[in-house]
RNA sequence: UAAUUGAGAGUUUGAUCCUGGCUCAGGAUGAACGCUGGCGGCGUGCCUAACACAUGCAAGUCGAACGAGCAAAUACAUUUGAUUUCUUCGGAAUGAAGAUGUAGGCGCGAGUGGCGGACGGGUGAGUAACGCGUGAGUAAUCUGCCUCAUACAGGAGAAUAACACUAAGAAAUUGGUGCUAAUACUCCAUAAGCUCACAUUAUGACAUCAUAGAGUGAGAAAAGAUUUAUCGGUAUGAGAGGAGCUCGCGUCUGAUUAGCUAGUUGGUGGGGUAACGGCCUACCAAGGCGACGAUCAGUAGCCGACCUGAGAGGGUGAUCGGCCACAUUGGAACUGAGACACGGUUCAAACUCCUACGGGAGGCAGCAGUGGGGAAUAUUGCACAAUGGGGGAAACCCUGAUGCAGCAACGCCGCGUGAAGGAAGAAGUAUUUCGGUAUGUAAACUUCUAUCGACAGGGAAGAAACAAAUGACGGUACCUGAAUAAGAAGCACCGGCUAAAUACGUGCCAGCAGCCGCGGUAAUACGUAUGGUGCAAGCGUUAUCCGGAUUUACUGGGUGUAAAGGGUGAGUAGGCGGUCAUGCAAGUCAUAUGUGAAAUGUCAGGGCUUAACCUUGGCGCUGCAUAAGAAACUGUAUGACUAGAGUGCAGGAGAGGUAAGCGGAAUUCCUAGUGUAGCGGUGAAAUGCGUAGAUAUUAGGAAGAACACCGGUGGCGAAGGCGGCUUACUGGACUGUUACUGACGCUGAGUCACGAAAGCGUGGGGAGCAAACAGGAUUAGAUACCCUGGUAGUCCACGCCGUAAACGAUGAGUGCUAGGUGUUGGCCAGAGAUGGUCGGUGCCGCAGCAAACGCAAUAAGCACUCCACCUGGGGAGUACGACCGCAAGGUUGAAACUCAAAGGAAUUGACGGGGACCCGCACAAGCGGUGGAGCAUGUGGUUUAAUUCGAAGCAACGCGAAGAACCUUACCUAAACUUGACAUCGAUCUGACAAUCUGUGUAAAGCAGACUCUCUUCGGAGCAGAGAAGACAGGUGGUGCAUGGUUGUCGUCAGCUCGUGUCGUGAGAUGUUGGGUUAAGUCCCGCAACGAGCGCAACCCUUAUCGCUAGUAGCCAUCAUUCAGUUGGGCACUCUAGUGAGACUGCCGUGGAUAACACGGAGGAAGGUGGGGAUGACGUCAAAUCAUCAUGCCCCUUAUGUUUAGGGCUACACACGUGCUACAAUGGCUGUUACAAAGUGAAGCAAGCUCGCGAGAGUAAGCAAACCACAAAAAAGCAGCCCCAGUUCGGAUUGUAGUCUGCAACUCGACUACAUGAAGUUGGAAUCGCUAGUAAUCGCAGAUCAGAAUGCUGCGGUGAAUACGUUCCCGGGUCUUGUACACACCGCCCGUCACACCAUGGGAGUUGGAAGCACCCGAAGCCUGUGACCCAACCGUAAGGAGGGAGCAGUCGAAGGUGAAGCCAGUGACUGGGGUGAAGUCGUAACAAGGUAGCCGUAUCGGAAGGUGCGGCUGGAUCACCUCCUUU
Repeated sequence: UAAUUGAGAGUUUGAUCCUGGCUCAGGAUGAACGCUGGCGGCGUGCCUAACACAUGCAAGUCGAACGAGCAAAUACAUUUGAUUUCUUCGGAAUGAAGAUGUAGGCGCGAGUGGCGGACGGGUGAGUAACGCGUGAGUAAUCUGCCUCAUACAGGAGAAUAACACUAAGAAAUUGGUGCUAAUACUCCAUAAGCUCACAUUAUGACAUCAUAGAGUGAGAAAAGAUUUAUCGGUAUGAGAGGAGCUCGCGUCUGAUUAGCUAGUUGGUGGGGUAACGGCCUACCAAGGCGACGAUCAGUAGCCGACCUGAGAGGGUGAUCGGCCACAUUGGAACUGAGACACGGUUCAAACUCCUACGGGAGGCAGCAGUGGGGAAUAUUGCACAAUGGGGGAAACCCUGAUGCAGCAACGCCGCGUGAAGGAAGAAGUAUUUCGGUAUGUAAACUUCUAUCGACAGGGAAGAAACAAAUGACGGUACCUGAAUAAGAAGCACCGGCUAAAUACGUGCCAGCAGCCGCGGUAAUACGUAUGGUGCAAGCGUUAUCCGGAUUUACUGGGUGUAAAGGGUGAGUAGGCGGUCAUGCAAGUCAUAUGUGAAAUGUCAGGGCUUAACCUUGGCGCUGCAUAAGAAACUGUAUGACUAGAGUGCAGGAGAGGUAAGCGGAAUUCCUAGUGUAGCGGUGAAAUGCGUAGAUAUUAGGAAGAACACCGGUGGCGAAGGCGGCUUACUGGACUGUUACUGACGCUGAGUCACGAAAGCGUGGGGAGCAAACAGGAUUAGAUACCCUGGUAGUCCACGCCGUAAACGAUGAGUGCUAGGUGUUGGCCAGAGAUGGUCGGUGCCGCAGCAAACGCAAUAAGCACUCCACCUGGGGAGUACGACCGCAAGGUUGAAACUCAAAGGAAUUGACGGGGACCCGCACAAGCGGUGGAGCAUGUGGUUUAAUUCGAAGCAACGCGAAGAACCUUACCUAAACUUGACAUCGAUCUGACAAUCUGUGUAAAGCAGACUCUCUUCGGAGCAGAGAAGACAGGUGGUGCAUGGUUGUCGUCAGCUCGUGUCGUGAGAUGUUGGGUUAAGUCCCGCAACGAGCGCAACCCUUAUCGCUAGUAGCCAUCAUUCAGUUGGGCACUCUAGUGAGACUGCCGUGGAUAACACGGAGGAAGGUGGGGAUGACGUCAAAUCAUCAUGCCCCUUAUGUUUAGGGCUACACACGUGCUACAAUGGCUGUUACAAAGUGAAGCAAGCUCGCGAGAGUAAGCAAACCACAAAAAAGCAGCCCCAGUUCGGAUUGUAGUCUGCAACUCGACUACAUGAAGUUGGAAUCGCUAGUAAUCGCAGAUCAGAAUGCUGCGGUGAAUACGUUCCCGGGUCUUGUACACACCGCCCGUCACACCAUGGGAGUUGGAAGCACCCGAAGCCUGUGACCCAACCGUAAGGAGGGAGCAGUCGAAGGUGAAGCCAGUGACUGGGGUGAAGUCGUAACAAGGUAGCCGUAUCGGAAGGUGCGGCUGGAUCACCUCCUUU
């Protein structure tokens, strides 16, 4: 410069807001598992047993350091003499191969020697440490190879391996004798600017000192090789790189680990090291570390970085890189520049192997590989071509470092599995409302293309040094060609969160599930299919980390009621701190420098076709250090100040504290008197006391405890707490004054002190009260509530305990931020009223805060300082440990396991053995019943072949059923039919069928015959019947908890809502509450509401009065007529049925608010909705009905369908409901005389007449009805009899004889006559109806119906009593209050006991582990001492010396052994509580006043919840009172 930078959701409730946990969506991984799998590139790959390892390889090299040995080429010599040429054939020349010797020395390799082997590679066991990181220091150090510089390399010597001989041994290996070389070893010389010692000068610094110069003395070197170019050697100095040591800062958890430490801390002397140092040693001193966390325990390699995150952070420490540690376990040193050494040595231990049993060998946490462990991790590959390393002068050799390849979707990245067209929207599949829809342009089909794969041809870079040569990968990458859509798609999900749904199967089963939760017959949630969604060579699951989680809050949280303020104070450390001035510069700020390795990150580029990947440059790396600065703030130093704080002086107030003394009232007891039968106690009682004289009353006395009234949201105190009066001692606050000090202050971890009640110890005291206990009640029980007693205790002194709802559930301090109104202590002003001010104590209220409730100068507001505490519920304030206590117990204080909630505030309901108000035949006041009897009817139960089914508190039970002999009928028995009794389609046939008649026949259905169509264009059509096969019919079979419709009920109760506005974060509220009033949410007034809807009322019907119209089938006053409204006539009246009027608190008065309205009155037929009916809001009860009907799904289909006969629904020890009739004289019977309304009538009502005692029969007029009929109304009236009885009451039951209906009265009808004449004499507990034309009582009619009402629905006749009133019972409405209820009190819910499972504490013990301590033993080894024995180099002629070594001894010392005390873990008979579980048992403790208000602490008792005592709290309802506040 540029770029980047924060998402939420589900789940507690009926709903809401909040608190708070749980869960999800994202990213990541060295992963694993399931299903699937085409290609390529780049990476990655034992996280577990630092378990054990077969086999091969991983560190060698140098002959230009050395001596032997073997030994090629080659050269020479000797020997031998193949072959060839010439020949005088005698011979001459040639001289191959071979052999021997000498020289030579390409090369080989054991040994001596040099360098390397301390690098590279692996692993993470140990380590909480200067181990690591970062920054410094080293003036306290070393450094092979490499580079640079200077100087040098003279001389001498003695050995030894190899080798030879020999010896021991199975082997490994080793001994002896003898020979030999060197760049191996030793000595001498020389040597400085090297080292040491001594003294000295200059400069510098950081204390010892460092650097440089000069002086004296002492001391120490070397090696050669060779191809002659070089490579080496020695000394010194410098550099580079490497290493050692020291220091500042940082670096996990636990205090239920608080004290640790003897070489420990320091000093002096000495030793040791490359170097400082208790590093080691002797002596001396007694220190050192620790609350800023020592010691101990647990865990862990650290970092660059990686993952995540907006960041701050949190988590991780694979691959790559830096450091450290380790190499089977433990110890030790040697060599070396460097090690206490992965592929070296040595000792001990464990393990494995070899063995001749004597003894030996080994160390994959190198690369491959094997076994084992595990959910799980690869080839016993190729090559040194490249990069790098070791050796070498080099060639070169070595290199499981490395480069490559192989295996694995383990990860990241890229590509493909085709593209375009193509509707008959094919087939198939799925679904369907059967029409269609979806799959779906998808396929087929046509055209095109060829990335990958397969085939063929070509074919790299990587190779650089030096000309050449040299490529594991690899004929690989890449390029080209021709051909073919051919070879290449799966996985998860589809209820919400979360993108995507239907069908079938299953039926709380099988199963799913991350959370909420699905599944009990219509599952979008299980399984399958089809379809869809998402991702894609992968997709899901599991595990882990971060995020979301502001859910540990630095950024960035809280503590009145949700978890959370310590019971209170004094005060230590610490933290924080008033005003002014000056200095310093630790914090702070800014500048510069160094560092913050590389890789990683990021930006801009570059290279592989792209990307991943690789790479260049910049930035970043927020850090640390240093230098010179600044001085506001903090700090620090000095000086000053007075506003904080304190002191002095003067006052008044107070239940402040401690001690001593005094007082009166009351209670109880004792004594005496009076006095007599009860007292006492309760809801009611009883226990108890009392004739041995109580209670009551009077007098006297004793004792202990507490202090009425005053007394008060009054006072004092830090809190707990403090109350009669007086005295003594004593603490604090306040007011006034402003004299003094001069920041002396605030807070306060630990610490110390105080601390109600109960409780404990010792000694007193003991009146009352009163845990425990006893008795009496209550009760199902009553270990309680109530009563009678009563002991600890309550009181005092001294000593413990240390907890409470120790509360304002609110830590302390300081400052600031509207007011109003009480009260208390002081002061000021004022004559007073009153005002002002400081301190305390209350209430209301603004801003602000708060989830809300609420707080609000006494903050829960705005800020600062310090302390304490919280992080889901349960387990649990429990266990273990520790401390305190005499004990009871207290303080500190977990985990396993389990749940998805637990919780706060507020809202709407519902509920309350909460409150207020109001209404209702709800009670009360009355009348009549039911419950007792007989009968009728319904139900339950029982019975039965069947007694069909339904209805079940009110709101089932004279209900469905407005009417079961057959039918009905659904049930049972028996029989019959199977496309069916009924509907539609239907090949074919017939012309009718049916009904009727006849015959026949059955138990019945049945069979046969007779009779028997319409239209026509003459083809046929309609209609009807028969009828094969099949679609289908049929079901009063199931589910009313799948439904529609209908109905009941609260309830004809007055309620239920909405729009807009307003208030509240919100659920919601307001309106709809309030004051009145009403039958009413009816109306009026008021009011942040204004309006509206469904209900109420009204409109409708009927009834009560009148008018008008009309006048037959109704009526008859007047006129005529008659036995008779019979007729003429009339329509006035009654009546009928149309239409109007009328009643509206309209008028008057009183009350009320000038209202609504109420009361009274007038008028009126009727008066305050006149009476009655129809009319039933939003909703409740999974209310009733699948059997009225309709209907989804399931079930049956020669039967669960259809038909038929008979039976049953009518049964009968019993129980209940609803009725009828009665029990009689207000009556019964007999006779007689009146008066209705509303209905019904053709398969009908039936007059009249005749017959019958009667039911009825016969006959028959009239009437489809204001005409005729049913039809007599009855009670009532009048007259008579009965005379209180089981009757002249009552009529059941039974007998006989009949009538009617009907196919048929046996099971099983009604009625009639005669006879019979049961129970019953007014009904226990309990319970029902009714407020006026009502109850009661009397009859009449109708529906159903062939017949069959005491039921039901209607109608009229006669016709009462009572209501003071709302205390109570029941139901309902409104307001309010409490709530832990919301399936809503038939709610919720606690504890014991019993059973099952789970984790856990204790536990006689027992087993194992780790670390330390003490003692014993003591390997190897270093060191020290000794060293009689041994020894080549130097000195010495020699003897011998110098020096060295073996051996021995000692200190230290690993493993091992023993012991004690702890710690940790496993296990353990038995035992304790806890958690979870579907229905168990006992009670009912809590939630409402939860039925005894609850809760806290403590003590005690009890099966259990729990009860009781003492003190405390309100987080208690209700009523009353007091105080304060608000309004007027």
RNAcentral holds the sequence, with entries from ENA and SILVA. Small-subunit ribosomal RNA from a Lachnospirales bacterium, 1528 nucleotides, folded computationally. Taxonomically the source falls in Lachnospirales (Bacteria, Bacillati, Bacillota, Clostridia). It matches the Rfam family "Bacterial small subunit ribosomal RNA".